[in-house]
Description:
This is a predicted structure of a 102-nucleotide RNA (TPP riboswitch aptamer (THI element)) from Rhodobacter sp. SGA-6-6. Of the family's consensus pairs, 96% are formed in the model. Its Rfam family is "TPP riboswitch aptamer (THI element)". Rfam describes the family as follows. Vitamin B(1) in its active form thiamin pyrophosphate (TPP) is an essential coenzyme that is synthesised by coupling of pyrimidine and thiazole moieties in bacteria. Model confidence (mean pLDDT): 77 of 100.
RNA sequence: CGCCUCACCUCGGGGUGCCCGUCUGACGGGCUGAGAUGCGAAAGCGGACCCGUUGAACCUGAACCGGCUCAUACCGGCGGAGGGAAGGUGCAUCGGAAACCU
Numbered sequence: 001c002g003c004c005u006c007a008c009c010u011c012g013g014g015g016u017g018c019c020c021g022u023c024u025g026a027c028g029g030g031c032u033g034a035g036a037u038g039c040g041a042a043a044g045c046g047g048a049c050c051c052g053u054u055g056a057a058c059c060u061g062a063a064c065c066g067g068c069u070c071a072u073a074c075c076g077g078c079g080g081a082g083g084g085a086a087g088g089u090g091c092a093u094c095g096g097a098a099a100c101c102u
Stems, first nucleotide, its partner, number of pairs: 001095002006090005011052004017031006037046003058083003064077004
């Protein structure tokens, strides 16, 4: 001096679904998950959670294909596909260079 891991600070990105019952205002129950939330007519604004290029957080493909299930969600494929939001500081490890000494 540099890569990387981790941590912190600030900033930023993202999703919030599905099924059943009652009722038609909504409420209750169930499933997976880190997260299925509050306010709002909506746009959006917050909270929690996750993720930030080493990028499967998340989106498109997709009203896709296969499996599972009472039924969806869900699991897998798709995916060596395409997109997608970063700066700083610090410790350790590792690597390199210079100077000095022997």